[in-house]
The part of an RNA shown here (large-subunit ribosomal RNA, domain IV) has 352 nucleotides and comes from Candidatus Jacksonbacteria bacterium RIFCSPHIGHO2_02_FULL_44_25. Its Rfam family is "Bacterial large subunit ribosomal RNA". The coordinates come from a structure-prediction model, not an experiment, and the mean pLDDT is 85.
Context: one part of a larger RNA
RNA sequence: CUCUGGUUUAGGAACUCGGCAAAACAACGGCCGUAACUUCGGGAUAAGGCCUCCCCCCAAAGCUUGCAAGAGUGAAGGGGGGCGCAGUAAACGAUCUCAGGCGACUGUUUACCAAAAACACAGGUCCCUGCUCAAACCGAAAGGUGAGGUAUAGGGGCUGACCCCUGGCCAGUGUCCGAAGGUUAAGGGGAUGGGUGAUUUCCGACGCAAGUCGGGAUGAGCCUUGAACUGAAGCCCGGAUGAACGCCGGCGAUAACUAUAAUCGUCCUAAGGUAGCGAAAUUCCUUGUCGGGUAAGUUCCGACCCGCACGAAUGGGGUAACGGUCUGAGAACUCUCUCAACCAGGGACUCG
Numbered sequence: 001c002u003c004u005g006g007u008u009u010a011g012g013a014a015c016u017c018g019g020c021a022a023a024a025c026a027a028c029g030g031c032c033g034u035a036a037c038u039u040c041g042g043g044a045u046a047a048g049g050c051c052u053c054c055c056c057c058c059a060a061a062g063c064u065u066g067c068a069a070g071a072g073u074g075a076a077g078g079g080g081g082g083c084g085c086a087g088u089a090a091a092c093g094a095u096c097u098c099a100g101g102c103g104a105c106u107g108u109u110u111a112c113c114a115a116a117a118a119c120a121c122a123g124g125u126c127c128c129u130g131c132u133c134a135a136a137c138c139g140a141a142a143g144g145u146g147a148g149g150u151a152u153a154g155g156g157g158c159u160g161a162c163c164c165c166u167g168g169c170c171a172g173u174g175u176c177c178g179a180a181g182g183u184u185a186a187g188g189g190g191a192u193g194g195g196u197g198a199u200u201u202c203c204g205a206c207g208c209a210a211g212u213c214g215g216g217a218u219g220a221g222c223c224u225u226g227a228a229c230u231g232a233a234g235c236c237c238g239g240a241u242g243a244a245c246g247c248c249g250g251c252g253a254u255a256a257c258u259a260u261a262a263u264c265g266u267c268c269u270a271a272g273g274u275a276g277c278g279a280a281a282u283u284c285c286u287u288g289u290c291g292g293g294u295a296a297g298u299u300c301c302g303a304c305c306c307g308c309a310c311g312a313a314u315g316g317g318g319u320a321a322c323g324g325u326c327u328g329a330g331a332a333c334u335c336u337c338u339c340a341a342c343c344a345g346g347g348a349c350u351c352g
Base pairs, nucleotide, nucleotide: 001347002346003345004344005343006342007341008340010338011337014336019333029051030050031049032048037042039161053082054081055080056079057078058077062073063072064071065070083087095331096330097329098328099327100326101325102323103322107119108118123159124158125157126156127155128154129153136145137144138143162318163317164316165315167248168247169246172245173244174241175240176239177238178237181236182235183234187230188229193224194223195222196221200217201216202215203214204213205212206211249267250266251265252264253263276310277307288304289303290302291301292300
């Protein structure tokens, strides 16, 4: 010097990002006492106060025994006395209060940097599913799960106790319903064109003839091309649908001080953000402004509303209880600090 443990005058968070760490507190012992709020269960061991050892006496619930009388024991209670600084004398698992954010809660999670406001949750709601293979899912299939279940069942999505509520828009996208018309695949259909070309026939040449050669016409069959027409879903089209994906305006003017604008005009839109909340886990400007708390407060609490860029199951606003949660304040307490000193042990250091 370092680690672990311990002590300390006066002060008591002045430390620090932050009371981190430590200290303190009968640590569900007894008695008294206990607020706001509340879902009436809680909150609550709220908070806060007092007591606790030993001896003697009084009276005594109960228990044991006994037929009874009685005997034994005796919690709690009352009175008196004793000692000490101190009587739960040691040891031993809670600090408490006020206010706010988030999440209702108990739970779950990143094995090894995150335990949370994330996940789950009961509850709510929407969609699918009528059973000879439900829907959904695993599997080339057989088969299996669902389920030896049957819509009070099963699967999927979103939200997330409870209370008060959940506004407008179906133009776009999605989903569902519809089927008149348009478009549309393979397939069906074969028009037409092309290639080849037996056959038949005509002409010419040669030949006595049979016939051979050349050319023209005819043209079955085969190959190929493939039009019209026909042809489903889908798309176009017509509706419905938001606890489906989502979206929810601008400019100008106006009241007898000023300011402001209930009001008016105009443009655009599918419709222009309702209730509630609001500098918020959301506010850039911003340490907004006012109030509170402090001697002093970028944090905190209460308001205001110019919401850069809240807003209603991507839920909105509240909310008792709960939380190893986050934020602010206070009491108590302390070597966190002013500010350092000392002690014990393990290292470091020296020798070996």
The organism belongs to Candidatus Jacksoniibacteriota, within Bacteria. The full RNA is in RNAcentral, with records from ENA and SILVA.